[in-house]
RNA sequence: GGGGAAUUAACUCAGUGGCAGAGUGCCUGCUUCGCAUGCAGGAAGCCCGGGGUUCAAUCCCCCGAUUCUCCA
Numbered sequence: 001g002g003g004g005a006a007u008u009a010a011c012u013c014a015g016u017g018g019c020a021g022a023g024u025g026c027c028u029g030c031u032u033c034g035c036a037u038g039c040a041g042g043a044a045g046c047c048c049g050g051g052g053u054u055c056a057a058u059c060c061c062c063c064g065a066u067u068c069u070c071c072a
Base pairs, nucleotide, nucleotide: 001071002070003069004068005067006066007065010024011023012022013021018055026042027041028040029039030038048064049063050062051061052060
């Protein structure tokens, strides 16, 4: 210098056009003498940034950022 991949909740990841989900973690309650486990409920993300296409974008296109990887 060139090619490819990834970026979504605190963490690990789903979601391929129609008001954003799971597991773990966190908070509350129940259960216990107490803790753990279990059960029930809850909070937490304007989806890396900007622009474009569309009635509508996490999703499609362009530019940029960061990380990983391959080639040189």
Predicted 3D model of a 72-nucleotide RNA (transfer RNA) from Thoreauomyces humboldtii. Rfam family: tRNA. Its family is annotated with triplet codon-amino acid adaptor activity in the Gene Ontology. Its mean pLDDT, the model's own confidence on a scale to 100, is 83. RNAcentral holds the sequence, with entries from ENA.